The prediction has a mean pLDDT of 76. Bacterial RNase P class A from an uncultured Spirochaetales bacterium, 326 nucleotides, folded computationally.

[in-house]
RNA sequence: CCAGGUUCUUGAAGUAAUCGCUACAAUGUAGAGGAAAGUCCGGGCACCAUAGGACAUGACGCUGGAUAACGUCCAGGAGCAGUAAUGCUACAGAAAGUGCAACAGAGAGCAGACCGCCAUUUAAUGGCAAGGGUGAAAGGGUGGUGUAAGAGACCACCGCGUCUCUGGUGACAGAGGCGGCACGGCAAACCUCGUCAGGUGCAAGGCCAAGCAGCAACUGGGUUGUCCGCCUAUAGUUGCGGGUAGGCUGCUAGAGGAUAUGGGUAACCAUAUUCCGAGAUAGAUGAUUACAUAAACAGAACUCGGCUUAUCGAGGGCCUGGUUUA
Numbered sequence: 001c002c003a004g005g006u007u008c009u010u011g012a013a014g015u016a017a018u019c020g021c022u023a024c025a026a027u028g029u030a031g032a033g034g035a036a037a038g039u040c041c042g043g044g045c046a047c048c049a050u051a052g053g054a055c056a057u058g059a060c061g062c063u064g065g066a067u068a069a070c071g072u073c074c075a076g077g078a079g080c081a082g083u084a085a086u087g088c089u090a091c092a093g094a095a096a097g098u099g100c101a102a103c104a105g106a107g108a109g110c111a112g113a114c115c116g117c118c119a120u121u122u123a124a125u126g127g128c129a130a131g132g133g134u135g136a137a138a139g140g141g142u143g144g145u146g147u148a149a150g151a152g153a154c155c156a157c158c159g160c161g162u163c164u165c166u167g168g169u170g171a172c173a174g175a176g177g178c179g180g181c182a183c184g185g186c187a188a189a190c191c192u193c194g195u196c197a198g199g200u201g202c203a204a205g206g207c208c209a210a211g212c213a214g215c216a217a218c219u220g221g222g223u224u225g226u227c228c229g230c231c232u233a234u235a236g237u238u239g240c241g242g243g244u245a246g247g248c249u250g251c252u253a254g255a256g257g258a259u260a261u262g263g264g265u266a267a268c269c270a271u272a273u274u275c276c277g278a279g280a281u282a283g284a285u286g287a288u289u290a291c292a293u294a295a296a297c298a299g300a301a302c303u304c305g306g307c308u309u310a311u312c313g314a315g316g317g318c319c320u321g322g323u324u325u326a
Stems, first nucleotide, its partner, number of pairs: 001322011014291006021031004033297001037308002040306005045201004052228004057197005062076005077091001078089004092192002097190002099186002114132002116128004140158006159181001160179008205249004214240005220232003256275008
C1' cells in the first nucleotide's frame, strides 16, 4: 500500500430570531426513531378468580453461565466452510415402531450378479464380490499375506465399538487395552424422551354522567381447548328488539438514563454521585428568514428486554493474508 475479518463511536437535520400548536414543574422548560416498522418471542401491569389435577396442543433440545423472563445474550465443546483472521449450526434419540429416497441400475432394508475373473469336458455347471458400470448414496478405507480366482479369510495402520487411566464443573479431549467389527441417510418426517407453557389484553381495567322497552328460550353459568374437580342457583346465559354513549383515570419516576469505582474472559452484577422525561385522543411535535449543509429507511399512542426486516454516510481499535521498502 492492497485485499479481507471483527468490534466500537457517531451524524442523518443543527444554531439564532419571529409567529403558531401541545404538555407541565408555567410567561419559562420540553416536544417522533435506531429501527418508532413487523406484531415474532418474553415480561411488567389489569381482569377472569375463589382451587386445583389430567389429557390435548404448542415451543425448546450439546455444556456451563447471565437475566424479571425468553425461542434472547455470553463463554466454551463438537461438526462443517475458509490459506487464515473468522463465520454458520432446527446440535437429545435411527437395534422402540412406522415411513421416505424419482429415474438409472443386477441390486437401495435385509439387498445384489449386468460386464467381468477363475475352475472345467470350454456346451453346461460351479466358485467370487476384489476390477468395471449405473446412481446423491452400492454394506468400512489404504497397503500386504493368501487363493484356482478372490473376500477382514488373515495381518499392519486408520476408522468404528467398548473398557480403564489422566485433564476438565461439564459438554468433551488425550493415552492405552480388548474386539474383525452386518445394522448407511433423513426425525426442519410421524414418533420416543426431557423441560416449559391457564386465558384475554390499555378497545385490559376503574370512576362519574346520560338513557331506557321489553319479548322468547335454556337450566344451567363460571376460571374453557376437553374432561374431572371447585364455586355459584332464579341469579345467570343465549337470540331478537328499543334507548344512551359525554368526561375523568389508567398515561408515564421506571427490572429508567448518565458518569465513576470495584468484581467478572464476557454477557452482566454491586456501590456511589447525578438527571427527569412527548403524553396526543378526528389525534400536537409546524411555518418563515439568515448561517451552515449531503444524505437514505422512515412518524410515538400502556410500557420494558430481545429478535427480524429496511436503509445514506463518517471515523477509530484489534486481527488475518499478500506485495514493496528499510

Description: Rfam family: Bacterial RNase P class A. It is annotated as a ribozyme. Of the family's consensus pairs, 95% are formed in the model.